RNA sequence: AGCCUUCGGGGCAGGGUGAGGGCUGUGGCAGCCCAAUUCCCGAUCGGCGGUAAAGCCCGCGAGCGCGCAAGUGCAUGAUCCGGUGAAACUCCGGGGCCGACGGUAUAGUCCGGAAGAAAGAAGGUA
Numbered sequence: 001a002g003c004c005u006u007c008g009g010g011g012c013a014g015g016g017u018g019a020g021g022g023c024u025g026u027g028g029c030a031g032c033c034c035a036a037u038u039c040c041c042g043a044u045c046g047g048c049g050g051u052a053a054a055g056c057c058c059g060c061g062a063g064c065g066c067g068c069a070a071g072u073g074c075a076u077g078a079u080c081c082g083g084u085g086a087a088a089c090u091c092c093g094g095g096g097c098c099g100a101c102g103g104u105a106u107a108g109u110c111c112g113g114a115a116g117a118a119a120g121a122a123g124g125u126a
Stems, first nucleotide, its partner, number of pairs: 002125006012042001014041003020034006043109002045099002047060004055097002063074004079095005101112003
């Protein structure tokens, strides 16, 4: 440096409310049942490379469009304090915050594109 193989994402426990719907009786309405893993309380999860060990420091991947492809355009979230130390926004302690697109009663966690793809990792080999 080329070729090949394999691997390569986790998470709603337990409660509250009831938009809406159904059944029965009744015709003013009443009773019962179903009903948001999305709303509220609370719970829980954290790809890859770098670096003193990282969801929130730097970068990459995943999303949508165009293109035969290479690629290219758009989109792309979040951290502070204290301690230890030579060195840590990465460890320890504490407080806080974030999470693509489509579906659906409003979703990081359900269903779906996806038994997909990819950053990359491991191994083999002329």